[in-house]
RNA sequence: GGCCGAGUGGUGUAGUGGUAACAUGUUUCCCUCCGAAGGAAAAGAACCUGGGUUCAAACCCCAGCUUGGUCG
Numbered sequence: 001g002g003c004c005g006a007g008u009g010g011u012g013u014a015g016u017g018g019u020a021a022c023a024u025g026u027u028u029c030c031c032u033c034c035g036a037a038g039g040a041a042a043a044g045a046a047c048c049u050g051g052g053u054u055c056a057a058a059c060c061c062c063a064g065c066u067u068g069g070u071c072g
Base pairs, nucleotide, nucleotide: 001071002070003069004068005067006066007065010024011023012022013021018055026042027041028040029039030038048064049063050062051061052060
């Protein structure tokens, strides 16, 4: 340098056109002599960046950034 993949709460993932779900973690409460386990509730991501298409974009298109793989 060419080609391919990935980027979404703190972390790991889902979501493949119609205002983002699950697990885990965090906080509060219940339970307990105190903890752990268990139960209840809450907060937390406008989805890597900038454009484009569309009534509507995390999702489609283009360019870029970061990262992984592969070829030379």